[in-house]
């Protein structure tokens, strides 16, 4: 310096269970082990996601109002979006640093 051998001293640890902590995504102990050569830090840009925030637009019930096959307020229920405030680095990408090896 490049690679990462079906390697690995060492090392993290998903689903899932259990406590806590948070409206919530998710956290965090501890069991657990599908799994990683950056599954080590950083939410920087995408993606997903949350929300008791914010508007917009639609939508389901009620209910009232009017010049009533109809249209306009008003309240409700669900969805979509915009904004903000977050969560996720074990989604992809970028940065910064880090162990060990067969090898130059």
């Nucleotide at each position: 310096a490049a690679u990462g051998a079906u390697a690995a001293a060492g090392c993290c640890a998903a689903a899932c269970c259990a406590g806590u902590u948070g409206u919530g995504a998710a956290a965090u102990u501890g069991g657990g082990g599908c799994g990683g050569a950056a599954a080590g830090u950083c939410a920087c840009g995408g993606g997903u996601c949350u929300u008791u925030u914010u508007g917009a637009u639609u939508u389901u019930g009620g209910g009232g109002g009017u010049u009533u096959u109809a249209c306009c307020g008003u309240u409700u229920u669900g969805a979509u979006u915009u904004a903000a405030a977050g969560a996720u680095c074990g989604c992809c990408g970028g940065a910064c640093u880090g162990c060990c090896a067969a090898u130059a």
Predicted 3D model of a 104-nucleotide RNA (c-di-GMP-I-GGC riboswitch aptamer) from a Desulfobacteraceae bacterium.